RNA sequence: AGAGUUUGAUCCUGGCUCAGAUUGAACGCUGGCGGCAGGCUUAACACAUGCAAGUCGAACGGUAACAGAAAGUAGCUUGCUAUUUUGCUGACGAGUGGCGGACGGGUGAGGAAUGCUUGGGAAUUUACCUUAUGGGGGGGGGAUAAUUGAUGGAAACGUCUUGUAAUACCUUAUAUGCCUUUUGAACCAUAAGUAAGCAAGGGAAAUAUUUAUAGCUUUGAGAUGGGACUGUACGGUAUCAGUUUGUUGGUGAGGUAAUGGCUCACCAAGACUAUGACGCCUAACUGGUUUGAGAGGAUGAUCAGUCACACUGGAACUGAGACACGGUCCAGACUCCUACGGGAGGCAGCAGUGGGGAAUAUUGCACAAUGGAGGAAACUCUGAUGCAGCAACGCCGCGUGGAGGAUGACACAUUUCGGUGCGUAAACUCCUUUUAUUAGGGAAGAUAAUGACGGUACCUAAUGAAUAAGCACCGGCUAACUCCGUGCCAGCAGCCGCGGUAAUACGGGGGGUGCAAGCGUUACUCGGAAUCACUGGGCGUAAAGAGCAUGUAGGCUGGUUAUUAAGUUGGAAGUGAAAUCCUAUAGCUUAACUAUAGAACUGCUUCCAAAACUGAUAGCCUAGAGUAUGGGAGAGGUAGAUGGAAUUUCUGGUGUAGGGGUAAAAUCCGUAGAGAUCAGAAGGAAUACCGAUUGCGAAGGCGAUCUACUGGAACAUUACUGACGCUGAGAUGCGAAAGCGUGGGGAGCAAACAGGAUUAGAUACCCUGGUAGUCCACGCCCUAAACGAUGAAUGUUAGUCGUCGGGAUGCAAGUCAUUUCGGUGAUGCAGUUAACACAUUAAACAUUCCGCCUGGGGAGUACGGUCGCAAGAUUAAAACUCAAAGGAAUAGACGGGGACCCGCACAAGUGGUGGAGCAUGUGGUUUAAUUCGAAAAUACGCGAAGAACCUUACCUAGCCUUGACAUUGAUAGAAUCUUCCAGAGAUGGAGGAGUGCCUUUCGGGGAACUUGAAAACAGGUGCUGCACGGCUGUCGUCAGCUCGUGUCGUGAGAUGUUGGGUUAAGUCCCGCAACGAGCGCAACCCUCGUCCCUAGUUACUAACAGUUCGGCUGAGGACUCUAAUGAGACUGCCUUCGUAAGGAGGAGGAAGGUGAGGACGACGUCAAGUCAUCAUGGCCCUUACGGCUAGGGCGACACACGUGCUACAAUGGUUAGGACAAUGAGAAGCGAUACCGCGAGGUGGAUCAAAUCUAUAAACCUAAUCUCAGUUCGGAUUGUAGUCUGCAACUCGACUACAUGAAGCUGGAAUCACUAGUAAUCGUAGAUCAGCCAUGCUACGGUGAAUACGUUCCCGGGUCUUGUACUCACCGCCCGUCACACCAUGGGAGUUGAUUUCACCCGAAGCGGGGAAGCUAAACUGGCUACCCUCCACGGUGGAAUUAGCGACUGGGGUGAAGUCGUAACAAGGUAACC
Repeated sequence: AGAGUUUGAUCCUGGCUCAGAUUGAACGCUGGCGGCAGGCUUAACACAUGCAAGUCGAACGGUAACAGAAAGUAGCUUGCUAUUUUGCUGACGAGUGGCGGACGGGUGAGGAAUGCUUGGGAAUUUACCUUAUGGGGGGGGGAUAAUUGAUGGAAACGUCUUGUAAUACCUUAUAUGCCUUUUGAACCAUAAGUAAGCAAGGGAAAUAUUUAUAGCUUUGAGAUGGGACUGUACGGUAUCAGUUUGUUGGUGAGGUAAUGGCUCACCAAGACUAUGACGCCUAACUGGUUUGAGAGGAUGAUCAGUCACACUGGAACUGAGACACGGUCCAGACUCCUACGGGAGGCAGCAGUGGGGAAUAUUGCACAAUGGAGGAAACUCUGAUGCAGCAACGCCGCGUGGAGGAUGACACAUUUCGGUGCGUAAACUCCUUUUAUUAGGGAAGAUAAUGACGGUACCUAAUGAAUAAGCACCGGCUAACUCCGUGCCAGCAGCCGCGGUAAUACGGGGGGUGCAAGCGUUACUCGGAAUCACUGGGCGUAAAGAGCAUGUAGGCUGGUUAUUAAGUUGGAAGUGAAAUCCUAUAGCUUAACUAUAGAACUGCUUCCAAAACUGAUAGCCUAGAGUAUGGGAGAGGUAGAUGGAAUUUCUGGUGUAGGGGUAAAAUCCGUAGAGAUCAGAAGGAAUACCGAUUGCGAAGGCGAUCUACUGGAACAUUACUGACGCUGAGAUGCGAAAGCGUGGGGAGCAAACAGGAUUAGAUACCCUGGUAGUCCACGCCCUAAACGAUGAAUGUUAGUCGUCGGGAUGCAAGUCAUUUCGGUGAUGCAGUUAACACAUUAAACAUUCCGCCUGGGGAGUACGGUCGCAAGAUUAAAACUCAAAGGAAUAGACGGGGACCCGCACAAGUGGUGGAGCAUGUGGUUUAAUUCGAAAAUACGCGAAGAACCUUACCUAGCCUUGACAUUGAUAGAAUCUUCCAGAGAUGGAGGAGUGCCUUUCGGGGAACUUGAAAACAGGUGCUGCACGGCUGUCGUCAGCUCGUGUCGUGAGAUGUUGGGUUAAGUCCCGCAACGAGCGCAACCCUCGUCCCUAGUUACUAACAGUUCGGCUGAGGACUCUAAUGAGACUGCCUUCGUAAGGAGGAGGAAGGUGAGGACGACGUCAAGUCAUCAUGGCCCUUACGGCUAGGGCGACACACGUGCUACAAUGGUUAGGACAAUGAGAAGCGAUACCGCGAGGUGGAUCAAAUCUAUAAACCUAAUCUCAGUUCGGAUUGUAGUCUGCAACUCGACUACAUGAAGCUGGAAUCACUAGUAAUCGUAGAUCAGCCAUGCUACGGUGAAUACGUUCCCGGGUCUUGUACUCACCGCCCGUCACACCAUGGGAGUUGAUUUCACCCGAAGCGGGGAAGCUAAACUGGCUACCCUCCACGGUGGAAUUAGCGACUGGGGUGAAGUCGUAACAAGGUAACC
């Protein structure tokens, strides 16, 4: 100090989450020792038992108990026992009296102020203590407890009688001084006080004791502690705005230690409050603690200071001090005892118990130390305190061994099978003993004695590595990786997220990382969070400027002079308790811990000084502000009057069949006369042109003309006032449209409503009507995307170009130019901004004041308040839920957005498919099996260039198990050929023939092949093409896709590649912050088209010769042709257009603008296809999912689809005759002449491994016939007979002959191909192949068209631009109702509590007042009591308010992989969206 998370990516805004520190903690796993500290945060819940406050005999009378002593008596062992008496002694129970029980200890309920904190001063008190060489301490008296006796009661506790003492009590003397009340010279100076005197009145005392001492009384001072008062600071809430009657003040009195409404009587009517009164909720406060860089935030355990409380409520007494934790009285609740009549109690003291709770200890030891109470003291008491015990609760320290040790052991894990990790780790060798155990010694704490801790700390010796390591994590954040299991399951998760068969994220193992006697988790707090921003944020679009103005309080405020000193600054003093924190030093072996010293405690108060700034006071000034005067501008406002155009209606005329409306229609109007047209009348609303980012107004808003009244602004001119200013919480006024009330008005338009259309529906969009309303007057409402989404004011900061109003200057006098002030626009620099953008009219730079914001949803909602007639407005939450929501910009994709361009894309044409029959493929169905794959385009005559067996992967049946095949391999044998038997065959059984090759030391060895035990392994057309390689399809032969450097941008990215032209083309040219380059395009390659050269057989034959008349032969190398090298075409030439690239036309040319065709397929897309071509990871099978065999199936058949063939005929069929190709193939082959057969074919075998041999090309032409019909068209189907191939044609081949002769007469919606040697049509050949289901595919040639105006539309594509809420990218995204489940919440008839308050009633104890004829020894003008009165706790009754729980039913909200209905929004979202 930051990091993760919104996006395809980016920047920003913004929330959520994490890393740190902390704890009185708890929980999980684990656990060796010691030191120091801390340990009921919950029920201020209830408490058994023990202890926690007593002491003094030197105050007193005394003697119940104990121990002595003395005396007496009895027994006798003559000094013992028992017993009696005596307070005689030590002492002492109970009692009187004194002091202390108001301290110490506990707890935090209450209390938002009678409290705490920090300061201040006056009207006060203080037992014990100190001090003053202060004062004084005389006399008298009567009681009473204890005790004795009697007596009541269960007890607690009493009653009566007798009788006694005091430092108990009473009276009295003494008192210059003390108190009270008068008087009052003087001082100071008039407010208060000080005070020498004088007088009057009122008040003291106590003794104990042998001395010494201790105590008593009174006064002053001090110290300590307390009580009051006052300023300051110390929570939330305005959905609490008014509160108060002893209330505020005065006079007098009472009361108190003391001021005071503290209390009372009377008088006055005040007092507090937006600087938050009053109310409600919450809370002990502080030093400090924790976090933080700090400022701040949170907190208030232990320790220390203060306060409050002591079962709940009330009250006083005593006392120096209490309204009293271990005192009293009363009331209440609870518990206990009881003889039922009455009584007792208060752990929030220390232990401990129950309960509550996630959770917190021993019914311990000691007064040895420190301190406290009493005492003269010894001493007693002390759960304060000192110690110990329990628990890792925290902090700190130590240990669990050290050194060496590699064949890098075993196990485990992993592996590419080679190895690697654990790992010097272990074993093993040597060493040490902190700790542990045992034994011995043994402190300080104490100053003479006294030690709970404690035989503790510590020291010494011995034994022996011996007694001692876990927890969490390992996807990113965040250090640390692999294997197995699991398979959106089980589970994990702080956030993002992981898991659907190869999970570094689940569970386990191995390994690693971090911390370590602990480690994790959970919870709280601070930090990070500048995410409430004082330090230190924002508000055009992200959340956020009030709709606008006027103005109160408040805040801020021009120049100058003087004074002052409140703020401010400096200095000094006091205070800021100690502890804590920090620094230094010291003490425990170190540390934690502790001690000492310093610093600090940032604060408050007082005094002194300064006078710049702010403030205050007094004076002056004119620049801000305002007033006056002048001439102009304007849809500024209110009221009145007036005008024309148009719509509609009415009246009348003309006139006839339609009008109206729409994309098209219909509803509607019209023969009862519409619409059209002319004239007239009525009425209401709105004001064409001018009219413009022109004007005016604070905003809303304002638009015909004229008049009246009236507001504001600008400019100019000088004169006046003299800071009069700015902003503005509350408040007040204005405030579009819609809406409401009352009364008018109503032409047009038009929610609702009705009808017609559209539609799947259409409660809409469109049409025909139409009511509120729109208009006026008055009164309400008070909201808008009330927007510049931009609060008001002031100052400063480059320009340029328009425009409106006013003024000035110039001369050339204009429809001029320049300039100035004020408004209103455009563009643009600096600057700002996340960017877009803003930019003198700021969103720049500064100042002042106000308003507002703090993640999305829930929600601008609920409840409450205020306003309103209502509608509703305003103010304004929470529970719950999500990890995002959002802004700007970027690249794509998309649009029923735009522009441009291309393509057999459309159009123009030609021929088809879709209808029929058949062939073939697919789906479906069937089946034992109908093997598998391919699925829009881009599957379907596809893999398959050939399923009768084989193929074959499928089914049935029969068999084999190291296997049909590969490598290693002990053994045996060469190999190989062959006969018979069983069986469907695989297979099994029995024989026969046969000994090879190379080398040799003649033993043998080697190669190849066969057999073969055992084992490694083979094998798999089994799965995953969504793990992959390779290959392929498609977009698409579309013109695109990128890179380097530079530049621009915060960045994603952009530029280049866009623009203007041009091209088939990102082809080329020009321009340009780009300059270059790469993959694509083109070209280079092949074929065809022309020519030249070369060569001339098997091809060719012009000339010559021969001839069987056939280039057959000789010959030729001219031609055709063959096949190799070249040439040729480049917009090269001309004209024209153009800057150029290039285009148009022409010439020449075989060919002309890429000449035609082919091969060639950029970056990428479709998780496209293929694990069944092949290869391959992982998984799976291993007497089977492998292998062999026979038979069957892949050929099934109601049906549906694709691709084809043949046809439907006369541009034709049939018959006869005749002509012309090219490619390619051929040896287990093509097969000629010839003969046989109607024919398929057969016999036979010439030539040919091919320019030599092998094949009738057909359409076409000629002739004849058929004559429009289901035919002499068409040939399916079927029967019979055959041929060929082949082990074998049944399932299931092709072909032939004869016979048979279906459907079909040109094909609905729809749809396909083709732009020239193309379509159409005709035949030929080949691959595969024994044969063939081939009508398929691939090639070859023959004949050989039509049409293209053109780019509006359909489809596909390219470029630019625009919008976007899409990026899985429109097959996208997404909204609402309904249905279901769950969750929290509002309303709700009511109901049950709690709290507070008011009124009334009752009125305990007690203080105060009164008070006896009752009681009373002293003091009798005395004291006490019953009883009465005021006040008053609890209680009772009634009302009110607040709050909480429950509540039938009900409202909306939220959440939930695959529900329903539609499609509202995002693109012009298909009616622009929104308020």
The RNA shown here (small-subunit ribosomal RNA) has 1475 nucleotides and comes from an uncultured prokaryote.
Its mean pLDDT, the model's own confidence on a scale to 100, is 83.
Rfam family: Bacterial small subunit ribosomal RNA. Gene Ontology terms of the family: structural constituent of ribosome and ribosome.